[in-house]
RNA sequence: CUGGAUAUAGCUCAACGGUAGAGCAGCAGACUGCAAAUCUGCCGGUCGCGGGUUCGAAUCCCGCUAUCUGAG
Numbered sequence: 001c002u003g004g005a006u007a008u009a010g011c012u013c014a015a016c017g018g019u020a021g022a023g024c025a026g027c028a029g030a031c032u033g034c035a036a037a038u039c040u041g042c043c044g045g046u047c048g049c050g051g052g053u054u055c056g057a058a059u060c061c062c063g064c065u066a067u068c069u070g071a072g
Stems, first nucleotide, its partner, number of pairs: 002070006010024004018055001026042005048064005
């Protein structure tokens, strides 16, 4: 220099173009002599950044950034 992949909650990951979810973690309650485990509920997001297309974009297109990787 160039090809490819990835970027979504604190962490690990989902999500046909149609109002963004799960598990773990956290908080509260139940249970317990106290805890742990278990159960119930709650909290949690600028979908990496900037544009474009569209009635509507996490999703499609362009550019940029970061990480990983192939070739030179």
The prediction has a mean pLDDT of 84. A computed fold for a 72-nucleotide RNA from a soil metagenome, annotated as transfer RNA. The sequence is in RNAcentral, with records from MGnify. Its Rfam family is "tRNA". From the family's description: Transfer RNA (tRNA) molecules are approximately 80 nucleotides in length.